The RNA shown here (Fluoride riboswitch aptamer (crcB RNA motif)) has 66 nucleotides and comes from a Bryobacteraceae bacterium.
Of the family's consensus pairs, 100% are formed in the model.
Rfam family: Fluoride riboswitch aptamer (crcB RNA motif). On this family, see Baker et al., Science 2012: "Widespread genetic switches and toxicity resistance proteins for fluoride".
Taxonomically the source falls in Bryobacteraceae (Bacteria, Pseudomonadati, Acidobacteriota, Bryobacterales).

RNA sequence: AAUAAAAGUGGCGGUGGAGUUCGCCAUUAACCGCCGCGUCCAGCGGCCGAUAACUCCUACGGUGGC
Numbered sequence: 001a002a003u004a005a006a007a008g009u010g011g012c013g014g015u016g017g018a019g020u021u022c023g024c025c026a027u028u029a030a031c032c033g034c035c036g037c038g039u040c041c042a043g044c045g046g047c048c049g050a051u052a053a054c055u056c057c058u059a060c061g062g063u064g065g066c
Stems, first nucleotide, its partner, number of pairs: 009026005016057006033047005
């Protein structure tokens, strides 16, 4: 110096915060949703969801009551 593994740490898992768990990545990385049109590039239009999973809070939306 390079490579591999373990532990720890940090980051990430399509819109906010927190807890627990899981997964991924090691900065040349993980990650940056889906569908249709399109010269499949750029661009345009449409759709679901505040979770990776569970729970709570917040924001937003619907219904009913006061």